A computed fold for a 110-nucleotide RNA from a soil metagenome, annotated as SAM riboswitch aptamer (S box leader). The prediction has a mean pLDDT of 84. The RNAcentral record of the sequence draws on MGnify. It matches the Rfam family "SAM riboswitch aptamer (S box leader)". Rfam's curators write: The SAM riboswitch is found upstream of a number of genes which code for proteins involved in methionine or cysteine biosynthesis in Gram-positive bacteria.

RNA sequence: CUCAUCCAGAGGGGCUGAGGGAUACGGCCCGACGACGCCCCGGCAACCACCGCAAUCGGCGGCAGGUGCCAAUUCCGUCCGGUGGCGUGCGUGCGCCCCGGGAAGAUGAG
Numbered sequence: 001c002u003c004a005u006c007c008a009g010a011g012g013g014g015c016u017g018a019g020g021g022a023u024a025c026g027g028c029c030c031g032a033c034g035a036c037g038c039c040c041c042g043g044c045a046a047c048c049a050c051c052g053c054a055a056u057c058g059g060c061g062g063c064a065g066g067u068g069c070c071a072a073u074u075c076c077g078u079c080c081g082g083u084g085g086c087g088u089g090c091g092u093g094c095g096c097c098c099c100g101g102g103a104a105g106a107u108g109a110g
Base pairs, nucleotide, nucleotide: 001110002109003108004107005106006105011041012040013039014038015037019030020029021028024078025077026076027075042070043069044068047066048065050062051061052060053059074104079101080100081099082098084097085096086095087094088093
């Protein structure tokens, strides 16, 4: 850089000791009843590998070797669109929400 996926799923112990949830801001959460991080064990899932069946469709099933993951949708918003909703106000705006897309990010494969 390219492609695919990202509303499902899965916790105990030990060490440590103050911030953490990628980044900026806002919101909302987690955290001395010990978060985050590291290690061990356990688990989830099935991208790749491998096996089988199909046979060009890159499908189905199996397995669990290489990764990955185990608070909250990638915690939510921010940018764009809506011939969406509600409230309020009539100098056609403001607020809240909903839907679609994007950006950024994460993971895998190349």